[in-house]
Context: one part of a larger RNA
RNA sequence: GAACGAACGCUGGCGGCGUGGAUAAGACAUGCAAGUCGAACGCUUAUCAUCCAGUAGCAAUAUUGGGUGGUAGGAGUGGCGCAAGGGUGCGUAACACGUGGAUCAUCUACCGGGAAGUUCGGAAUAAUUCCGAGAAAUCGGGACUAAUGCCGGAUGUGGCUGAGAAGCUAAAGCUGGGGACCGCAAGGCCUGGCGCUUCCUGAUGAGUCCGCGGCCUAUCAGCUAGUUGGCGGGGUAACGGCCCACCAAGGCAAAGACGGGUAGCUGGUCUGAGAGGACGACCAGCCACACUGGAACUGAGACACGGUCCAGACACCUACGGGUGGCAGCAGUCGAGAAUUUUUCACAAUGGGCGCAAGCCUGAUGGAGCGACGCCGCGUGGGGGAUGAAUGGCUUCGGCCCGUAAACCCCUGUCAUUUGCGAACAAACCUUGCCCGCUAACACCGGGCGAGCUGAUUGUGGCGAAAGAGGAAGGGACGGCUAACUCUGUGCCAGCAGCCGCGGUAAUACAGAGGUCCCAAGCGUUGUUC
Numbered sequence: 001g002a003a004c005g006a007a008c009g010c011u012g013g014c015g016g017c018g019u020g021g022a023u024a025a026g027a028c029a030u031g032c033a034a035g036u037c038g039a040a041c042g043c044u045u046a047u048c049a050u051c052c053a054g055u056a057g058c059a060a061u062a063u064u065g066g067g068u069g070g071u072a073g074g075a076g077u078g079g080c081g082c083a084a085g086g087g088u089g090c091g092u093a094a095c096a097c098g099u100g101g102a103u104c105a106u107c108u109a110c111c112g113g114g115a116a117g118u119u120c121g122g123a124a125u126a127a128u129u130c131c132g133a134g135a136a137a138u139c140g141g142g143a144c145u146a147a148u149g150c151c152g153g154a155u156g157u158g159g160c161u162g163a164g165a166a167g168c169u170a171a172a173g174c175u176g177g178g179g180a181c182c183g184c185a186a187g188g189c190c191u192g193g194c195g196c197u198u199c200c201u202g203a204u205g206a207g208u209c210c211g212c213g214g215c216c217u218a219u220c221a222g223c224u225a226g227u228u229g230g231c232g233g234g235g236u237a238a239c240g241g242c243c244c245a246c247c248a249a250g251g252c253a254a255a256g257a258c259g260g261g262u263a264g265c266u267g268g269u270c271u272g273a274g275a276g277g278a279c280g281a282c283c284a285g286c287c288a289c290a291c292u293g294g295a296a297c298u299g300a301g302a303c304a305c306g307g308u309c310c311a312g313a314c315a316c317c318u319a320c321g322g323g324u325g326g327c328a329g330c331a332g333u334c335g336a337g338a339a340u341u342u343u344u345c346a347c348a349a350u351g352g353g354c355g356c357a358a359g360c361c362u363g364a365u366g367g368a369g370c371g372a373c374g375c376c377g378c379g380u381g382g383g384g385g386a387u388g389a390a391u392g393g394c395u396u397c398g399g400c401c402c403g404u405a406a407a408c409c410c411c412u413g414u415c416a417u418u419u420g421c422g423a424a425c426a427a428a429c430c431u432u433g434c435c436c437g438c439u440a441a442c443a444c445c446g447g448g449c450g451a452g453c454u455g456a457u458u459g460u461g462g463c464g465a466a467a468g469a470g471g472a473a474g475g476g477a478c479g480g481c482u483a484a485c486u487c488u489g490u491g492c493c494a495g496c497a498g499c500c501g502c503g504g505u506a507a508u509a510c511a512g513a514g515g516u517c518c519c520a521a522g523c524g525u526u527g528u529u530c
Stems, first nucleotide, its partner, number of pairs: 001530004006526005013378006019371002026334003030331003035080003040077002043074014087289003097213007106206002111202008119153004129143001130141004158169004173194006181188002215261003222252003227249004232244003264286004268279004291312005314325004342368001344367003350364001351362004381411004392401003415471001417466005430452008474519005479500003485514005495502002
């Protein structure tokens, strides 16, 4: 000199863009952060429409029960999602990461392309109702019921096994519309959409293996028995001592094994002319973790942050029998600390989950709030104005400085203030008109074009108007290094100080004042890096 996720002191007008728990991976009150689908399914509550039956009535009608359909809600079965997104850096010196390869040793839900199929049956179970236990959490028993839940048979395009023969192996329906034909009706039937099953392939994602590369320490020199290799088996999606039985006695190491310390790695960031050095906040990729330790289940995918089980510590509830919890999600609290924000708005945009869709959910995300924490931009006025006013300071007492500075005169209107107009971020979905395709069809569905609908930020950006210089300057330094000097006070005291050093009666070095210098909404100090 440059830099910072900074802190501290003094000061502080506005805006834009960034950024903000670095310490206790300490403990957490409260709210929210993962749901969705009724076009898979049975039930239930409310309400509306309609039909049937009963009752009252001459009737209109009222009312009770049942059926069908619509709308809204509830728990449950089922499907998909919950393995993403979000957080943190504890652990890890390791194929964890980076880079380049290998996989004839592998898997991949949803998505794209292609081929074939979607047939016939069955048994349960939750919900509900009944009984029981419990303070609660919840649990037990018998009976009833549905499905795209579960099971069996058939078929076998294909797939697997096998030298071959042969063997094994699947499925589920839901929904829109409709002319002829069949049917008493439901419906069959035709046609479209969404699904389901098997297989091939692509894409995406992932697993595994290897070469090379990147910390300190020899005051760590020897380490190793599943250890190194083989044979056979088990296991896995897959290779392999990954695991096991047997056999052999190997394997690693001064090019640093083994041990100890420290540490997430990288793209990058800072500095530097570079070489290098230091670092790894924000953003992006990978990894690891989710109170601590261990384990598996489900699943395409986890050994799973807001799942399960076991153990432990801690905290909470309890009727003392027993239960419940996990902010390193977003806010927020306490604690420790020099130190780090709102218990905000919205799903309008982007993206994600579910759904045919409408839509619902989304503390991801987009916005706003707080903090000069940083960078950048703007302002705090401009011109004129000498009796060089006054105060203040110095003085050789003549005067000099502050100083065109002020007053005063004439202007301007950035920002802030008040007020008016007022964008963009939005085009889709959906509804509807026309055309094309599909089709028996002018219906439905799909595509194209047009029209309509949709904005959280209390109206932002921007533009216009009004008023008035009005609301907006400080901090540090002044002995040398180093730009900037005098007076007074003090008297080796009080104090200063980055280094040299100042202060013991004339201190440009302490303290105050005037003046000056340097930066400026900042200026200094401290810490750290180069």
Record summary:
Predicted 3D model of a 530-nucleotide part of an RNA (small-subunit ribosomal RNA, 5' domain) from an uncultured bacterium.